[in-house]
Molecule: glmS glucosamine-6-phosphate activated ribozyme aptamer
Organism: Bacillota bacterium
RNA sequence: GGUGACAAACGAGCGCCUGGACUCUGCCAUGAGGCGGAGUUGACGAGGAGAGGGGUUAUCGAAGGAUUCGGCGGAUACCCUCCGGUGGUCCACCACCGAAGCUGUUCAGCAAAGGCCCCGGGUGACUGGGGAGACAAGGGAACGGCCGUGGAACGU
Numbered sequence: 001g002g003u004g005a006c007a008a009a010c011g012a013g014c015g016c017c018u019g020g021a022c023u024c025u026g027c028c029a030u031g032a033g034g035c036g037g038a039g040u041u042g043a044c045g046a047g048g049a050g051a052g053g054g055g056u057u058a059u060c061g062a063a064g065g066a067u068u069c070g071g072c073g074g075a076u077a078c079c080c081u082c083c084g085g086u087g088g089u090c091c092a093c094c095a096c097c098g099a100a101g102c103u104g105u106u107c108a109g110c111a112a113a114g115g116c117c118c119c120g121g122g123u124g125a126c127u128g129g130g131g132a133g134a135c136a137a138g139g140g141a142a143c144g145g146c147c148g149u150g151g152a153a154c155g156u
Stems, first nucleotide, its partner, number of pairs: 014073004019069001020041009044061003050082005083098005089152005101146007116131006
């Protein structure tokens, strides 16, 4: 340095909480309630990392008579520079991307929560798990239209 096995870890729509909301409980009051203790909850997935620096209310939709309220931290948004690329080849610029110009039409397809059924934990608020089935946007594909500036060589 390579290969194999085992274990842990495998992270960012992620983590946390002194507010709020809610539960149980002790004492006081007993009309509501007050004070204390112990707790619960606090965003559902899709997508997202070339490197360095900056940076903060960082993309997309789903659900829900809707606290998915509010706050803190982080972060793959975004900006700048560099690297590597796409726009037939090379150089510079321009636009864009980390998989690649703008746009129209059409097409295909994708999630989890929620809802339904079932099994657990908890006095409770609430919470862990299983099953069948469903739904999205960004984005993707096909076809069409439009599209670079200057220079050089080449092909037709």